Model confidence (mean pLDDT): 81 of 100. A computed fold for a 75-nucleotide RNA from an uncultured Spartobacteria bacterium, annotated as transfer RNA. Its Rfam family is "tRNA". Rfam classes the family as a transfer RNA.
RNA sequence: GUCCCCGUAGUUCAACGGAUAGAACGCUGGUUUCCUAAACCGGUGAUGUGGGUUCGAUUCCCGCCGGGGACACCA
Numbered sequence: 001g002u003c004c005c006c007g008u009a010g011u012u013c014a015a016c017g018g019a020u021a022g023a024a025c026g027c028u029g030g031u032u033u034c035c036u037a038a039a040c041c042g043g044u045g046a047u048g049u050g051g052g053u054u055c056g057a058u059u060c061c062c063g064c065c066g067g068g069g070a071c072a073c074c075a
Base pairs, nucleotide, nucleotide: 001071002070003069004068005067006066007065010025011024012023013022018055026044027043028042029041030040031039048064049063050062051061052060
């Protein structure tokens, strides 16, 4: 330099182009306990960024940013 894959909550993963983006763990408040733990009830928080297509975009297209990989160069 060329090409491919990936980017969603603190973490790991979901979501035919369709309503308010879902779950587990975590964190936090409460119940319970002599105190913890466990259990139970509640709360918590996310689509990398800028455009485009569309009535409607996490999803499709383009640029950029970040991560990973293949090839080439390395004279």